[in-house]
RNA sequence: GCGGAGGGCUGGAUGGCCGCCUACGGGCGCCCGUUUCGGGCACCAUGGGAGGAAAGUCCGGACUCCCUGAAGCAACGGUGCCGGGUAAUGCCCGGGCGGAGUAAUCCGACGGAAAGCGCCACAGAAAACAAACCGCCUGUCUUUGGACAGGUAAGGGUGAAACGGUGGGGUAAGAGCCCACCGCGCUGCUGGCAACAGUGGCGGCACGGCAAGCCCCACCGGGGAGCAAUGCCAAAUAGGGAUCGCGUGGGGGGCUUCGGCCCGCCGGGGUUGCUUCAGCCCCAGCAGAUCCGGGUUGGCAGCUAGAGCCGUCUGGCAACAGGCGGUCCAGAGGAAUGGUCAUCCAGAGGGCGCAAGCCCUUGGACAGAAUCCGGCUUAUAGGCCCUCCGCGCAU
Numbered sequence: 001g002c003g004g005a006g007g008g009c010u011g012g013a014u015g016g017c018c019g020c021c022u023a024c025g026g027g028c029g030c031c032c033g034u035u036u037c038g039g040g041c042a043c044c045a046u047g048g049g050a051g052g053a054a055a056g057u058c059c060g061g062a063c064u065c066c067c068u069g070a071a072g073c074a075a076c077g078g079u080g081c082c083g084g085g086u087a088a089u090g091c092c093c094g095g096g097c098g099g100a101g102u103a104a105u106c107c108g109a110c111g112g113a114a115a116g117c118g119c120c121a122c123a124g125a126a127a128a129c130a131a132a133c134c135g136c137c138u139g140u141c142u143u144u145g146g147a148c149a150g151g152u153a154a155g156g157g158u159g160a161a162a163c164g165g166u167g168g169g170g171u172a173a174g175a176g177c178c179c180a181c182c183g184c185g186c187u188g189c190u191g192g193c194a195a196c197a198g199u200g201g202c203g204g205c206a207c208g209g210c211a212a213g214c215c216c217c218a219c220c221g222g223g224g225a226g227c228a229a230u231g232c233c234a235a236a237u238a239g240g241g242a243u244c245g246c247g248u249g250g251g252g253g254g255c256u257u258c259g260g261c262c263c264g265c266c267g268g269g270g271u272u273g274c275u276u277c278a279g280c281c282c283c284a285g286c287a288g289a290u291c292c293g294g295g296u297u298g299g300c301a302g303c304u305a306g307a308g309c310c311g312u313c314u315g316g317c318a319a320c321a322g323g324c325g326g327u328c329c330a331g332a333g334g335a336a337u338g339g340u341c342a343u344c345c346a347g348a349g350g351g352c353g354c355a356a357g358c359c360c361u362u363g364g365a366c367a368g369a370a371u372c373c374g375g376c377u378u379a380u381a382g383g384c385c386c387u388c389c390g391c392g393c394a395u
Stems, first nucleotide, its partner, number of pairs: 001391010012344007020049004025044002029041005051366001055377002058375005063226005068278006076221005081095005096110001097108004111216002116214002118210003133156002135152007164182006183205001184203008230301004240292005249266002252263004267283005308327008345364001347362006
């Protein structure tokens, strides 16, 4: 100097004029209800006012409500190497193994194929207790072209993948047939919390791949909705309609106007996907179950002090945790946070100039809170900083 990799910050600045939302304060200015006060409007002053992704709605939660409560199951869903972090996660950090890359680094849907089922098109002889197309060897016959029988899977072909690989010995030719090394299986020792790594022994050794096909295993999660959750006030309508609904009993006590009523027990029914226990409701058309239909479109709250942010110290490889100090940084309600003028500036292009610099033109991306928070993913003009890798050159 060029190229690459990882991480972080920023994402225009200043001033004037006019305008919007909000918090708190003021003055007693106006209006309403009230007469202790409250609400609204206007004015003034001070402070604050859209992101690193606010986006996607892919995850995890806080919070709210429903399923009556407790326990146990089932179903369903999620994750998938090991260890740690976190409120929690499918996230983050560290490590292991595998893959890509010269490397820095990046990626991984990373448990199990001997529990079972299923799939592997076409090509090929044959695609999984799967095989002989060409070929090689031996024997017999022969019209000398070849035919038949036996052996073979080392060579060639097909294919994504073909009954371990390389080398040697051996053989009629071959083959783990035998041997060495590698691979694979079983097993011991060492290191490590572990995933795993290293090393030794025994064994010629089982018939591939796909589980991102169903499945098996381990762990986690009760489920369902979501701020249009939910709560309060006001108002309105149709105390709406249909169907189903076992038993329709037994005993005790009290009251009675003698019709009956009340309380409790047994029994029966209902209330949850199932079971047990408890609670509650009901017993003559009841509790309840299923379906159809109607009213409410108004106001207030929820609504922003948090698993918050900033700085520093300690511990930790780190994620992160703890201590101390500081700080309050939108809360709209059909949806505010803006418009305009001027100057400057990051960058880009051009001209002049040895250079410093000067002049002209252009010019600022992706994009807008709506209950809140933690992640992941996607989009992003331009600028700056740090660390690392590779190549080239000079000293």
Bacterial RNase P class A from uncultured Nioella sp., 395 nucleotides, folded computationally. Taxonomically the source falls in Nioella (Bacteria, Pseudomonadota, Rhodobacterales, Paracoccaceae). It was read from a public genome assembly, where an Rfam model found it.